RNA sequence: CUUAUCAAGAGCGGCGGAGGUACUGGACCUGUGAAGCCCGGCAACCUAUUGUUAUCGGAAUUUCCCAGAGGGGAAGUUUCAUACUAAAAAGGUGCCAAUUCCUGCGGAUUUUUUCCGAGAGAUGAG
Numbered sequence: 001c002u003u004a005u006c007a008a009g010a011g012c013g014g015c016g017g018a019g020g021u022a023c024u025g026g027a028c029c030u031g032u033g034a035a036g037c038c039c040g041g042c043a044a045c046c047u048a049u050u051g052u053u054a055u056c057g058g059a060a061u062u063u064c065c066c067a068g069a070g071g072g073g074a075a076g077u078u079u080c081a082u083a084c085u086a087a088a089a090a091g092g093u094g095c096c097a098a099u100u101c102c103u104g105c106g107g108a109u110u111u112u113u114u115c116c117g118a119g120a121g122a123u124g125a126g
Base pairs, nucleotide, nucleotide: 001126002125003124004123005122006121011039013038014037015036019029020028021027023104025102026101040096041095042094045092046091047090049087050086053083054082055081057080058079059078060077061076062075063074064073065072066071100120105117106116107115108114
């Protein structure tokens, strides 16, 4: 830089000791212990495996038809690839207060809200 996702989910554990929620402004969490580390857990992005379905996909092969010189067409089988769905959780990450906590820019609606989109940010893959 490109692309996908961001409303669900996850501990009454151990060490640790004061901070934390990216940034702005708020609103919050925190000695009934913050960050961090370990263990534990969640999830299913990548990867491995198994299964289902599909593609007028690729390859091989069988039968039939046309042509009978190279070939062309139809149907079937096997296999591979890709996509979707489901299960599992071994490996690479990620995550485990609050919608990405809300908000910052624009639009709609309105009389103070509600909704949509963008930006910013986070994570994965390339």
Predicted 3D model of a 126-nucleotide RNA (SAM riboswitch aptamer (S box leader)) from a mouse gut metagenome. The prediction has a mean pLDDT of 76.